[in-house]
Predicted 3D model of an 89-nucleotide RNA (c-di-GMP-I riboswitch aptamer) from Paenibacillus nanensis.

Formats: sequence, C1' cells, structure tokens
RNA sequence: CCACGAUAACGGCAAAGCAGAUGAAAAUCUGUGACGCAAAGCUACAGGGGCUAAGGUAGUGCAAGCUACGACGCCAGCCAGCUACCGAA
Repeated sequence: CCACGAUAACGGCAAAGCAGAUGAAAAUCUGUGACGCAAAGCUACAGGGGCUAAGGUAGUGCAAGCUACGACGCCAGCCAGCUACCGAA
C1' cells in the first nucleotide's frame, strides 16, 4: 500500500414504534427510542433496482369520483460508485 475485520481502543450512526411539522402520496425533518451497522459517511438525469402517482394523458361517469399509464417526487439501512478512522489474527 492492497485486502481483511477482535467480545480491542477512541469515537460515530440510529430501525420499528410514539409525539410534532411538511407533503397528494412515497417519504423527509425535529424530539424520543435502539433493531441493527466497519462505511448505516457522501453520491438519486447522465449504473442497476425499488417506492409513490400530484399535475398531465387516456378510459368511464350527469356529476362527485373511479381505473390505467406515467417522475419533473422519493429510497444510499437493496446492490453499486467515491472517500475515510482503528489494527488483533
């Protein structure tokens, strides 16, 4: 240096649930809370994958609405890419 990852050290993050806020929703933010994590740090048009479906389009309906398609909305705690702390075997 590249791999690898201890019942090591210094530390870090925080699932579900609950309360509040935003949002059409997915989801996000704050607090609480720890299921877990050696990258659970960063990256979401220009890798793959997943979620939602407001506006829009089409269908249907007297209408309210319902159904389908669909991302310009999201997910990095799905894989991936980039970067990084420590050092037993």

The RNAcentral record of the sequence draws on Rfam. It matches the Rfam family "c-di-GMP-I riboswitch aptamer". Gene Ontology term of the family: cyclic-di-GMP binding.